[in-house]
RNA sequence: AUCCUCGUAGUUUAAUGGUAGAAUAUUGCACUGCGGAUGCAUAGAUGCGAGUUCAAUUCUCGCCGAGG
Numbered sequence: 001a002u003c004c005u006c007g008u009a010g011u012u013u014a015a016u017g018g019u020a021g022a023a024u025a026u027u028g029c030a031c032u033g034c035g036g037a038u039g040c041a042u043a044g045a046u047g048c049g050a051g052u053u054c055a056a057u058u059c060u061c062g063c064c065g066a067g068g
Base pairs, nucleotide, nucleotide: 003068004067005066006065007064010024011023012022013021018054027041028040029039030038047063048062049061050060051059
């Protein structure tokens, strides 16, 4: 210098155009003599900017970052 892949919740990860789901962790409640385990519930996310589209996590471009 050039090419390829990736970027989603605290963490691990689904969703290939139709309004983002799960596990785990956190918090609350139940249970317990107290904890742990277990059960139920709450809250939590699309790297940044622009474009296409009725609609973008998804397609296109640029930037940033990680890896090869």
Molecule: transfer RNA
Organism: Candidatus Babeliaceae bacterium